RNA sequence: AGUACGGCGGGUGAUCGCGGCCGGAAGCAAUUCCGGGUGAGGAAAGUCCGGGCUUCACAGGGCAGGAUGCCGGAUAACGUCCGGUGGGGGUGACCCCGAGGAAAGUGCAGCAGAAAUAUACCGCCAGUUCGCUGGUAAGGGUGGAAAGGCAGUGUAAGAGACUACCGUCCGGCUGGUAACAGCCGGAGCCAUGCAAACCCCAUCCGAAGCAAGAUCGAGCAGAAGGCAUAGGGCGGCCCGUCCGCCUUCGGGUAGAUCGCUUGAGCCUGCCGGCAACGGCAGGUCUAGACAGAUGACCACCGCGGUGCAUUUGCACCGUACAUAACCCGGCUUACAGCUGUACU
Numbered sequence: 001a002g003u004a005c006g007g008c009g010g011g012u013g014a015u016c017g018c019g020g021c022c023g024g025a026a027g028c029a030a031u032u033c034c035g036g037g038u039g040a041g042g043a044a045a046g047u048c049c050g051g052g053c054u055u056c057a058c059a060g061g062g063c064a065g066g067a068u069g070c071c072g073g074a075u076a077a078c079g080u081c082c083g084g085u086g087g088g089g090g091u092g093a094c095c096c097c098g099a100g101g102a103a104a105g106u107g108c109a110g111c112a113g114a115a116a117u118a119u120a121c122c123g124c125c126a127g128u129u130c131g132c133u134g135g136u137a138a139g140g141g142u143g144g145a146a147a148g149g150c151a152g153u154g155u156a157a158g159a160g161a162c163u164a165c166c167g168u169c170c171g172g173c174u175g176g177u178a179a180c181a182g183c184c185g186g187a188g189c190c191a192u193g194c195a196a197a198c199c200c201c202a203u204c205c206g207a208a209g210c211a212a213g214a215u216c217g218a219g220c221a222g223a224a225g226g227c228a229u230a231g232g233g234c235g236g237c238c239c240g241u242c243c244g245c246c247u248u249c250g251g252g253u254a255g256a257u258c259g260c261u262u263g264a265g266c267c268u269g270c271c272g273g274c275a276a277c278g279g280c281a282g283g284u285c286u287a288g289a290c291a292g293a294u295g296a297c298c299a300c301c302g303c304g305g306u307g308c309a310u311u312u313g314c315a316c317c318g319u320a321c322a323u324a325a326c327c328c329g330g331c332u333u334a335c336a337g338c339u340g341u342a343c344u
Base pairs, nucleotide, nucleotide: 001344002343003342004341005340006339007338008337010301011300012299013298015296016295018039019038021036022035023034024033025032026031041321045332046331048330049329050328051327052326053209054208055207056206065205066204067203068202069201070084071083072082073081074080085099086097087096088095089094100200101199105198106197107194108193109192121140122139123136124135125134126133127132148166149165151163152162153161167189168187169186170185171184172183173182174181175180213258214257215256216255220251222249223248224247225246226245227244231243232242233241234240265284266283267282268281269280270279271278272277302319303318304317305316306315307314308313
C1' cells in the first nucleotide's frame, strides 16, 4: 500500500415528560395519584425473496401466469448460504460470473466493407478479340465477427485437397457422488453473435395477509313464550284505546379479551463436519403499543479532527445512518467514527 473474515457503534449524573408491568392509595366505576422496576436496531429501513401462523379455496390433471437454471451439500424453506467444477480478472493475498438450449422455429444485428451467412474490391494464376472471361480465400483492405489456427505437401495460382501439431466434435478407458478432468482412438470440421429478444426444455409455485383471524358482546331492529288487566297517558268515572314488564332466541355494531411475544429464541462450553450447519450439556427471559410510548434539555467524561503550545495541556468543531407494530431466516441499501485476526 492492499486482500479476506469479523466486532463495536458512546458513558455517568440531574431536571421535565411518555408506554407496558408490579405494589399501594382514592373512587360505585371510568379513571387519577404515589412508589418501584422496565422500554428499539445493526440495519428496527426497502418490503425484494423464503417460511411459520391464520382465513378462504382445493379428488386428480391440464391451460394461462410467475420464478429459477454448472455440480454436490446445508436448511423449516429460499432466488439464501457453504464447498467444488468451468470461464474471466489481478504480480499476489484474492475477486467476479442469469454458467441449460442458437442443426425446433421466428426475429434482430448500426457504421465500415465488394460481400454479414453469403461474397471476388485490390491482389494472384490461366485465357484473351485487351473490352473482358474463368479459377482462387494464400496475401491486402473493412469489421466485434469474412468458411478453425499454424507449418508443410501439393498446384497454373490456390484450397482440409492431403499430412503433422494445436483447437472443435464424436466414441472409449481411467479418476471423481457429480459438474468435470486426464489419456487413447476416430471424424478434415455445413459454417457468426444475441435466449437480461420471442421461444424451447427441466424443476418449483393455490390466494390473501395480524387492520389475518378467534372468542365474548352492550345498545338498537326483530322473533317466540309468559305475566297482567295490576300500573302509566287520554279521562271526573266506566268502556275504549295507546304504552308495558319478564324470560328465551337472535344478527354481531360500539367495545372488550385473545392472537401478542417462550421462540426454527439468546449466551457459554464440548463433540461431528473443510464449511454452511447439526447434536449434546449448562445457563438465561430480553418492549408489546393499537394510530401507535421509547423523548427534550443541561453538566462532566470518552472518541475523532483542526489550530496554538509542545511537558501534563488549552481552544474550537464534529460524534453518523436511522425508530419496533404477528414472528423468524435471508438479500439489498444507508452509516460519523473506532477496532480485532489472518494473509499478500
Predicted 3D model of a 344-nucleotide RNA (Bacterial RNase P class A) from a bovine gut metagenome. Its Rfam family is "Bacterial RNase P class A". Gene Ontology terms of the family: dimeric ribonuclease P complex, ribonuclease P activity and tRNA processing. Rfam's curators write: Ribonuclease P (RNase P) is a ubiquitous endoribonuclease, found in archaea, bacteria and eukarya as well as chloroplasts and mitochondria.